[in-house]
Context: one part of a larger RNA
RNA sequence: CUGGGUGUAAAGGGUGCGUAGGCGGGACAGCAAGUCAGAAGUGAAAGGUUGGGGCUCAACCCUAAGAUUGCUUUUGAAACUGCUGACCUAGAGUACAGGAGAGGAAAGCGGAAUUCCUAGUGUAGCGGUGAAAUGCGUAGAUAUUAGGAAGAACACCAGUGGCGAAGGCGGCUUUCUGGACUGAAACUGACGCUGAGGCACGAAAGCGUGGGGAGCAAACAGGAUUAGAUACCCUGGUAGUCCACGCCGUAAACGAUGAAUGCUAGGUGUUGGGGCUAAGGCCUCGGUGCCGCAGUAAACGCAAUAAGCAUUCCACCUGGGGAGUACGACCGCAAGGUUGAAACUC
Repeated sequence: CUGGGUGUAAAGGGUGCGUAGGCGGGACAGCAAGUCAGAAGUGAAAGGUUGGGGCUCAACCCUAAGAUUGCUUUUGAAACUGCUGACCUAGAGUACAGGAGAGGAAAGCGGAAUUCCUAGUGUAGCGGUGAAAUGCGUAGAUAUUAGGAAGAACACCAGUGGCGAAGGCGGCUUUCUGGACUGAAACUGACGCUGAGGCACGAAAGCGUGGGGAGCAAACAGGAUUAGAUACCCUGGUAGUCCACGCCGUAAACGAUGAAUGCUAGGUGUUGGGGCUAAGGCCUCGGUGCCGCAGUAAACGCAAUAAGCAUUCCACCUGGGGAGUACGACCGCAAGGUUGAAACUC
């Protein structure tokens, strides 16, 4: 470079916003950069190709044609791409009217449970396990009643239910605030799609400073088990888990499935709207499940929420190991992260 791919074989970036770039709806007119056609000039000769000829043949040589797919100039065409002008509304967006929602941030409030403290009742056990023991308890535990304190999480509702770009979000109330959907069709008039770099967000763990600390619980200690037991089981228990601010930037960040648009049998649930109907029910838009035809697929399966049929853009793959390692660079307080080889070997 060409070709093939990316659910599970290697391969979709964790997610969004967006710069450059790439691509881009309908109709009209113009221009002629791309594009197409004609002409002219040039594209040296030799070589190579084809035809013919000369050395007895051949190599070799001579000759003609063709080729040189290009460039320049010029004359035209205007379908397509492009540019310019003026226009349209089916894409996109705004305004209006609605209902739904654990979407986000802050503040306040609530009950159950747990642990602890105080007091009462009460007495010898409690706890734990496969069985035990460590542990707690006559300095009165466990159990139970009353009062108090603290922190964390919000039973039922709860649902292949909802919302969010993803991570994720679940007691109640208030304030602030983002998005999606439906209806009607007033307005703008292609304002769009994608998106290398860039910027922002990004579970858990971890880090820094200051708080907080009920329960749980890495590390650690003890008791068991065992041949051993640096484990599984038990009793304890510190970081941490919680809050504020700042970092880290990774996950099986998964639907292991990038985003957008259009098209392609049906059936059956559920969720948020709308329309029609006297009712039963029917129609329609958006989301979310299951089954299934064509098609597709190596198979499993996917199947209008595609892994089908097409188009645009980005990312990524190219045998296993070495290795997501080394070196360098950038980022980070560190832990480490991002980028990312080779020798060698099979």